[in-house]
Molecule: SAM riboswitch aptamer (S box leader)
Organism: Flavobacteriaceae bacterium
RNA sequence: AUGUUAUCAAGAAAGGUGGAGGGAAUAGACCCUGUGAAACCUUAGCAACCCUAUACACUUAGUAUAGAAGGUGCUAAAUUCUACUUAAUUUCAGAUUCAUUUAUCACGAAAUUGGAUAGAUAACUC
Repeated sequence: AUGUUAUCAAGAAAGGUGGAGGGAAUAGACCCUGUGAAACCUUAGCAACCCUAUACACUUAGUAUAGAAGGUGCUAAAUUCUACUUAAUUUCAGAUUCAUUUAUCACGAAAUUGGAUAGAUAACUC
C1' cells in the first nucleotide's frame, strides 16, 4: 500500500520531557488548550479484535460462559456535530379549490430514523 469482513452513543489517567497548538482531510459550527496543546518516554488502567480455558454444535464454519499471560488497540465530547440521499415518518411554509372545515398538487424548509460516502481499529489477504 490492495481487497474482504466485523465493530465504532459503553469503558478507562497520572507523572516526566516539551512549549503552542489540537479535535483525520475540506468548509462551517462547537469544543479542548500557558490551571500547559501536539509529539515522545514511564507507569497505571479500559476493553476483549486476535488469544486462553470449559461446555455445546459439527464441518464453507460456529455459539455460550469465564479469563487476561501474550500481540494490537484505546484512555474529553457519538467517529464532537453537520455536509450526500432516488428512503420512511412528522411538522411548517406555498399554489389551486371551498362560505368554513377541508381536498388536491409539485417544489421547498426543518426535525427524527435509516442508508451512502469518508475515516479509525482489528483479523485475514495481495